[in-house]
RNA sequence: ACUGUAGCUCAGUUGGUAGAGCGGCUGAUUCGUAAUCAGCAGGUCGCAGGUUCAAAUCCUGUCGGU
Numbered sequence: 001a002c003u004g005u006a007g008c009u010c011a012g013u014u015g016g017u018a019g020a021g022c023g024g025c026u027g028a029u030u031c032g033u034a035a036u037c038a039g040c041a042g043g044u045c046g047c048a049g050g051u052u053c054a055a056a057u058c059c060u061g062u063c064g065g066u
């Protein structure tokens, strides 16, 4: 200096109720598996403070990684 967001890889560009792909689960389809299709679950956004009506996003400190 850069970086930390779902199990993994990552997105989230002026602050406004958190997403994708893969993976997992359920169902359909199949003689069965895979594939395909439909649906579902899963995150105190590293941690602690501050600013603000409102913070993943801005500021400070701190911890881990490169």
Stems, first nucleotide, its partner, number of pairs: 001066004007022004016053001024040005046062005